RNA sequence: GAAGUCCGCCAGGCAGCCGCUGGGUGCGAAAGCACCUGGAGGAAAGUCCGGGCCCCAUAGAGCAGGAUGCCGGCUAACGGCCGGGCGCAGCAAGUCUCGCAAGAGACCCAAGGCGACAGACAGUGCAACAGAAAGAUACCGCCGAAGCUCGCAAGAGCUGGCAAGGGUGAAAUGGCGGGGUAAGAGCCCACCGCGGACGUGGCAACACGGACGGCACGGCAAACCUCAUCCGGGGCAAGGCCAAAUAGGGGGGCGAUAGCGUGGCUCGCGCUGCUCCCGGGUAGGCUGCUAGAGGCCGUCGGCAACGACGGUCCCAGAGGAAUGGCUGCCCACGACAGAACCCGGCUUAUCGGCGGACUUCCACC
Repeated sequence: GAAGUCCGCCAGGCAGCCGCUGGGUGCGAAAGCACCUGGAGGAAAGUCCGGGCCCCAUAGAGCAGGAUGCCGGCUAACGGCCGGGCGCAGCAAGUCUCGCAAGAGACCCAAGGCGACAGACAGUGCAACAGAAAGAUACCGCCGAAGCUCGCAAGAGCUGGCAAGGGUGAAAUGGCGGGGUAAGAGCCCACCGCGGACGUGGCAACACGGACGGCACGGCAAACCUCAUCCGGGGCAAGGCCAAAUAGGGGGGCGAUAGCGUGGCUCGCGCUGCUCCCGGGUAGGCUGCUAGAGGCCGUCGGCAACGACGGUCCCAGAGGAAUGGCUGCCCACGACAGAACCCGGCUUAUCGGCGGACUUCCACC
């Protein structure tokens, strides 16, 4: 200097005029007026997870059901985040082959990316078609050692042997080389792979090492299942308060051996009524509603996520829903896009700018 990748920040700015709204102060009987101050996002989106908070409610146990699933840590918690392990794919660079070249193929593959990553001798189940055969076989084929028949012989056929070669398929009884054999086969051997034990390192997942063992009836559990851990339900339209109105209306069912109690069933516990249909009234106001598992800065600890301590700040609370309109200038020419109780995440959409880190390559010193 170039390329690749990951992370963080910003999200039009300034000025003028008019307009909207939360809070505060002042004036006003009130309506309202003046001044000060605050006023949409990195995703506010999806409603996919986890909670805070509220109610059931005094609320336990079990079954069923659901969720998660490598190891260690963080967190209020999580299906999240951080670090690590293993696996997979694969860009750049590199190596090899072919090519006149452009380029193509193969191997390896950094940083980074993805992983629905517990268990397949507990059991059940699934794999169409093709193929001889899908967890066990002989279509093509190889042999002719041993036995039999024909033949002078070469040889042919049968009994038989084989699963190494070919074919089918997503997948066919570990791979490759050698020995051995009639021909073969882990039958035997070396190497690779696999297995349990042992040793070393590591908290661990796991990695490495030598020796031993011919070792394979495999795959799928986002199939049922088994194992471990966790899970009460409903939700701000939760809930609380005030005011007002009506028809203490009519008819049925169950009823203490009963009924009801915020997912189902059983037991326990609690309460004494519960429930269906017809008809009538109200849908108003206040609150919950923004000071938080809060933001920012610093120090210390930690690889990091994050934690502790100290300092400092208050930064939207509408209520059919507030940020708008016009003008001028600048410029990165503005994409995706608007809070509705709040917070931590994930996922999706997205114009452009700035900064940092890691890896590889090139050049120079």